This is a predicted structure of a 78-nucleotide RNA (transfer RNA) from an uncultured candidate division WPS-2 bacterium. The coordinates come from a structure-prediction model, not an experiment, and the mean pLDDT is 82. Its Rfam family is "tRNA". Rfam's curators write: Transfer RNA (tRNA) molecules are approximately 80 nucleotides in length. The family's RNA type in Rfam is transfer RNA.

[in-house]
RNA sequence: GGCGGCGUAGCUCAGCGUGGUUAGAGCGUCAGCCUUAUAAGCUGGAGAACGUUGGUUCAACUCCAACCGCCGCUACCA
Numbered sequence: 001g002g003c004g005g006c007g008u009a010g011c012u013c014a015g016c017g018u019g020g021u022u023a024g025a026g027c028g029u030c031a032g033c034c035u036u037a038u039a040a041g042c043u044g045g046a047g048a049a050c051g052u053u054g055g056u057u058c059a060a061c062u063c064c065a066a067c068c069g070c071c072g073c074u075a076c077c078a
Stems, first nucleotide, its partner, number of pairs: 001074007010027004020058001029045005051067005
């Protein structure tokens, strides 16, 4: 250099092929209940402009392009 994969809550991941109210889960976190207290358990809440920019579309996390970051394979030089 070429090719491919990945990027979505604090962490680990779904969702994307077939675009369509308010993007979900587990863990974590906060509050309450329970307990002498802690843990466990139960209830409820907060937390995401879906890597960036642009394009297509009535409508984009989802399709297209270029970049950025991470990972892998491969080639060249020698």